Model confidence (mean pLDDT): 80 of 100.
This is a predicted structure of a 522-nucleotide part of an RNA (small-subunit ribosomal RNA, 5' domain) from an uncultured bacterium.
RNAcentral holds the full RNA, with entries from ENA, Greengenes and SILVA.
[in-house]
Context: one part of a larger RNA
RNA sequence: GAUGAACGCUAGCGGCAGGCCUAAUACAUGCAAGUCGAGCGGCAAGUCGAGGAGUAAUCUGAGACCUAGAGCGGCGUACGGGUGCGUAACGCGUAUGCAACCUACCUCAUACAGGGGGAUAGCCCGGAGAAAUCUGGAUUAAUACCCCAUGGCACAGCACAAGGGCAUCUGCGAGCUGUUAAAGAUUCAUCGGUAUGAGAUGGGCAUGCGUCUGAUUAGCUAGUUGGCGGUGUAACGGACCACCAAGGCGACGAUCAGUAGGGGUUCUGAGAGGAAGGUCCCCCACACUGGCACUGAGAUACGGGCCAGACUCCUACGGGAGGCAGCAGUAGGGAAUAUUGGGCAAUGGACGAGAGUCUGACCCAGCCAUGCCGCGUGCAGGAAGACGGCGUUCUGCGUUGUAAACUGCUUUUAUCUGGGAAGAAAAAGUCCAUGCGUGGAAAAUUGCCGAUACCAGAUGAAUAAGCACCGGCUAACUCCGUGCCAGCAGCCGCGGUAAUACGGAGGGUGCAAGCGUUGUCC
Repeated sequence: GAUGAACGCUAGCGGCAGGCCUAAUACAUGCAAGUCGAGCGGCAAGUCGAGGAGUAAUCUGAGACCUAGAGCGGCGUACGGGUGCGUAACGCGUAUGCAACCUACCUCAUACAGGGGGAUAGCCCGGAGAAAUCUGGAUUAAUACCCCAUGGCACAGCACAAGGGCAUCUGCGAGCUGUUAAAGAUUCAUCGGUAUGAGAUGGGCAUGCGUCUGAUUAGCUAGUUGGCGGUGUAACGGACCACCAAGGCGACGAUCAGUAGGGGUUCUGAGAGGAAGGUCCCCCACACUGGCACUGAGAUACGGGCCAGACUCCUACGGGAGGCAGCAGUAGGGAAUAUUGGGCAAUGGACGAGAGUCUGACCCAGCCAUGCCGCGUGCAGGAAGACGGCGUUCUGCGUUGUAAACUGCUUUUAUCUGGGAAGAAAAAGUCCAUGCGUGGAAAAUUGCCGAUACCAGAUGAAUAAGCACCGGCUAACUCCGUGCCAGCAGCCGCGGUAAUACGGAGGGUGCAAGCGUUGUCC
């Protein structure tokens, strides 16, 4: 000097930031991922209502509209948010490569969308069960599913010139054979579908170099190292398998053990270095523990699934349910770390044609002097140098001290009153232009914060100073008490009767809404 700090004393305000470093311990409760009726069948309530009954009031009611909850289907749930267990390399950082790869949504381009079919959930009727849930029958729809057709610059096989690559090789275009697609909706503006190519974005894989400590760890390795052929993958590869060879790594530290997420950065330092990796950003890993795959463009999936285990809960004892290292919050641990708050107004995300819905991301507010920064606690005059305190060489003097009183002034702040933002511009809708995409115009709507910030006025010095130290290092000295006691202490050292070092007082010094102490790093 620094700190995610803690502790002691003290404490007026604001802005900005930060806030479980320990038990990756266990979790009550609420919320954190949904959305689309412009994909689909259907339906409670509601509205209309042919007809019927009734003198009427009214009742009933085929059907239509609408569409809550539930269901099928689509997209999303692989993002966003958390944590740092593991990991010393399968990670990270950096530089490259893939003639060895994938990429939903988005953009651009080209082409296409013909015909047919069978189910199933829901609903209905049953059955089993305490529940979770399971199950039988009948019936129904789709942008769900299947079949046929068409289909190329696609894929596979065959064969090849130019060109490219260091090379194994690759392969424009043209040819033959084979294979492979589609879905419609509507308010008629549009929105979608299929195939392929290109782009964009995101990812996968590979290679070189760098990346803590220990030799009181010296040898390690059989899928091990390489080859050939295959399997598998989006793709290369002992990734996996069969066969063959006997290799491969190692004092330039292999292997083993310990510790640890890595980086951008941060702290310190003149630098070289050393230390750290909290907040923010990038990458990685994990989601009660271990294993496994499914779905999907993408996961081996925090709030999906299956199996096993530990734990907790429910039970009618037959059987079931659960996973806060999401946001709050609870218990426990600890020196120690906050509210079971408000809002989707902004930014961003998912879905939707849109309105909009959802969003503990986020934006705000609350708590904490935890830090940084800023402001204030008044200013000027005022000597009887007052009283009191303390000291003293004691009728006195010194000091506290212009300090106070007193006089004048100011009003940041405080309290009260009034005014009062920016953050919001749109999207949608309307009109105009445009082949489309889209562009333009006018007007409207929308604010959690917010009784806000900020501004003006009124009142009145009014509401606001502490902490540590004073032997030397080190700025600051006397008195009293104590008497090697009580105590102090970072080091040297103080204290045994005159202690500037202990305790108190007066005075002083340094910082100041803080000041000290302790821990840690340079």